Model confidence (mean pLDDT): 78 of 100.
Predicted 3D model of a 146-nucleotide RNA (c-di-AMP riboswitch aptamer (ydaO/yuaA leader)) from Sporosarcina globispora.
The sequence was found by an Rfam model in a public genome assembly.
The organism belongs to Sporosarcina, within Bacteria.
Its Rfam family is "c-di-AMP riboswitch aptamer (ydaO/yuaA leader)". Its family is annotated with regulation of gene expression and cyclic-di-AMP binding in the Gene Ontology.
[in-house]
RNA sequence: AUAUAAUUUUCGCUUAAUCUUAAUUGAGCGGGGGAACCAACUGUACUUUUUCAAAAAAAGUACCUGGGGUGAAUCCUUUUAUAGGUAGGGUACUCUCAAGACCCGAACCCGACAGCUAACCUCGUAAGCGUGUUGAGAGGGAAACA
Numbered sequence: 001a002u003a004u005a006a007u008u009u010u011c012g013c014u015u016a017a018u019c020u021u022a023a024u025u026g027a028g029c030g031g032g033g034g035a036a037c038c039a040a041c042u043g044u045a046c047u048u049u050u051u052c053a054a055a056a057a058a059a060g061u062a063c064c065u066g067g068g069g070u071g072a073a074u075c076c077u078u079u080u081a082u083a084g085g086u087a088g089g090g091u092a093c094u095c096u097c098a099a100g101a102c103c104c105g106a107a108c109c110c111g112a113c114a115g116c117u118a119a120c121c122u123c124g125u126a127a128g129c130g131u132g133u134u135g136a137g138a139g140g141g142a143a144a145c146a
Stems, first nucleotide, its partner, number of pairs: 011130004018027002028125006038115001043063008066113001067110004075085003078081001088104004093139007
């Protein structure tokens, strides 16, 4: 001097996921359910009850093929691969505009059921990382000097 790995601290990134308390304690932030008006209208199998029986109705259980929820994470193509593209999303003061570069484009849950929705009810506050180019405008912060 260079490269790799580990630890600690500081500073940051994705995210609602921060602060506080002995403690979901409390605050903040985020999600779901839930009237009127308008809109919309109930799959399959099995069991039980009602019934003379059937049909029909009601209740329960199971399925996940219908539908729905959190999320940026949806969709298409093919040679089906750690594939290619894509709606959309992220990247060091904040926002907007322009150019450029690099990434993500998952996963999980509900279980036939939830539209909108005031009051009201209820839930979460995990996890994983080391990102940071330039120009213009607006706003804000810090330091130094006087």